[in-house]
């Protein structure tokens, strides 16, 4: 330069071929406890790497860009 793959919560990852974004651990809160841990019960946290097309409707399809990783020269 050129083929391929990946980018989703704070971390690690789901989301089955387009139709309401989710678990786990983490963090807050309450209850329990002298206290802390544990266990339970609530709860916050996502413009889905950026941007533009497609369609009613896009995390999913498609283009350009940005990172990362892998092969090839």
């Nucleotide at each position: 330069g050129g083929g391929c793959c990946c980018u989703u919560a704070g971390c690690u990852c789901a989301u089955u071929u387009g139709g309401u974004a989710g678990a786990g651990c983490g963090c807050c809160u309450c209850a329990u406890u002298u206290g802390c841990a544990c266990u339970g019960a609530g709860g916050a946290g996502g413009u889905g790497a950026g941007g533009a097309g497609u369609u009613c409707g896009a995390a999913u399809c498609u283009c350009c860009u940005a990172g990362g990783g892998u092969c090839c020269a």
The RNA shown here (transfer RNA) has 73 nucleotides and comes from a Patescibacteria group bacterium.
Taxonomically the source falls in Bacteria candidate phyla (Bacteria).
Its Rfam family is "tRNA". About the family: Transfer RNA (tRNA) molecules are approximately 80 nucleotides in length.